[in-house]
Molecule: c-di-GMP-I riboswitch aptamer
Organism: Anaerolineae bacterium
RNA sequence: AUCCGAUAAAGGCAAACCCGGUGAAAGCCGGGGGCGCAAAGCUAUGAGUCUUCCGCUGCGCAAGCAACAAAGACCGUCAGGCUGCCAAA
Repeated sequence: AUCCGAUAAAGGCAAACCCGGUGAAAGCCGGGGGCGCAAAGCUAUGAGUCUUCCGCUGCGCAAGCAACAAAGACCGUCAGGCUGCCAAA
């Protein structure tokens, strides 16, 4: 130094759930909370998953309902890319 990585040290993040905000929704943001996490830091590039305002198709007198469908999301689903603290065996 690289890989690996601990009942080590110093710190870090924060699932469910609750409250407030935001959004059509998925979700996101703030506070509480703490299941977990050595990349649970960043990145939607590939796969995957979620949603359906607009669009389009069908039904309907209409209100509306249903199917399809990202340009909306999720990196705490997996892989890829970039970066990084500590450090025993």